[in-house]
Bacterial RNase P class A from a Pseudomonadota bacterium, 382 nucleotides, folded computationally. It was read from a public genome assembly, where an Rfam model found it.
RNA sequence: UGAGUUGGUCGGGCAAUCGCGGGUGCUUCACGCAUUCGAGGAAAGUCCGGGCUCCACAGGACAAAGUGCCGGAUAACGUCCGGGAGGCGCGAGCCUACGGCCAGUGCAACAGAGAGCAGACCGCCCCUCACCUAGCUUGAUGAUUUGUUCAUCAAGUUAGGUGAGGGGUAAGGGUGAAAGGGUGCGGUAAGAGCGCACCGCGACUUUGGUAACAAAGUCGGCACGGUAAACCCCACUUGGAGCAAGACCAAAUAGGAAAACAAAUGGUGUGGUCCGCACUUGUUUUCGGGUAGGUUGCUUGAGAGCGACAGUAAUGUCGUCUCCAGAUGAAUGAUUGCCACGAUUUAUCGUACAGAACCCGGCUUACAGACCAACUCAAUUU
Repeated sequence: UGAGUUGGUCGGGCAAUCGCGGGUGCUUCACGCAUUCGAGGAAAGUCCGGGCUCCACAGGACAAAGUGCCGGAUAACGUCCGGGAGGCGCGAGCCUACGGCCAGUGCAACAGAGAGCAGACCGCCCCUCACCUAGCUUGAUGAUUUGUUCAUCAAGUUAGGUGAGGGGUAAGGGUGAAAGGGUGCGGUAAGAGCGCACCGCGACUUUGGUAACAAAGUCGGCACGGUAAACCCCACUUGGAGCAAGACCAAAUAGGAAAACAAAUGGUGUGGUCCGCACUUGUUUUCGGGUAGGUUGCUUGAGAGCGACAGUAAUGUCGUCUCCAGAUGAAUGAUUGCCACGAUUUAUCGUACAGAACCCGGCUUACAGACCAACUCAAUUU
């Protein structure tokens, strides 16, 4: 200097005028005056967890759903922190749906000999038979150089080749996403953990660690594999509905009429099924009547800021300081000027994602641009 990784901050500011909503105070009690406060890091998604309210104090079991390495934090969680294992990256770092396939059942098309207590297609080796070629030995015959040499035939034997049959093999090749551990040496007729060395796998012991787990040693030739975001098994957790919950006040009417069906083996009791307990008729259709207004819940909180201590950290404890939106068809706006940044035609233009509705802790998604800190890699210089 460049390229990255992780964490964090801002994301327009100031002033004036006018206009809104809440709180407080005052007064002449009025659409009054003064003063003060007034959208977010995600307010979005509605994906999790709760606080709070109601069903309601009759429950129990099953099903169903969620989570899934270990240890912690938290009100709780599927969140967060720290570790372990596996994987990616040169690295800083990042990702993980990470319990169990010897409880059981499935699935793996096609290809392939064979896909799970799963194998012989090609090939390699041995034996027998048949044929062919060459060599050797013996014999016979012929020729002959009468010592010998050559040729032919037969038998035996050796080596090689071709074909058929029988046996052995799973090292080599092929098929496939995946093939009865891997590499090497020995051994064998040829091969094979058949034997050995190392790795891998399993069991046991020791050491370190709270643990997940890691390391070392000893023994064993040891493979009935893969897959559970396949069904399933195991461990733990789990009532439901939701501020349009709920509470109070005011006003009005008709707790109305008729018909059909079902029925104590029914219906209701805030997810489903069964058992139990309590109460009790329920469903559908037609005609007709009243109300839908106000107050509250509603913002003081598992609050925020700052500091100290403890802890690797998440976080906790203590102290100090401070109230920071509560609208209700929906307030927080408009205009002007200046400043900041950017573009640029010097006249101007633009400034991201985006608006509370009971509240809080998380996760996920969107975001122009600017800044800070730590760490990693590369190049150069000293």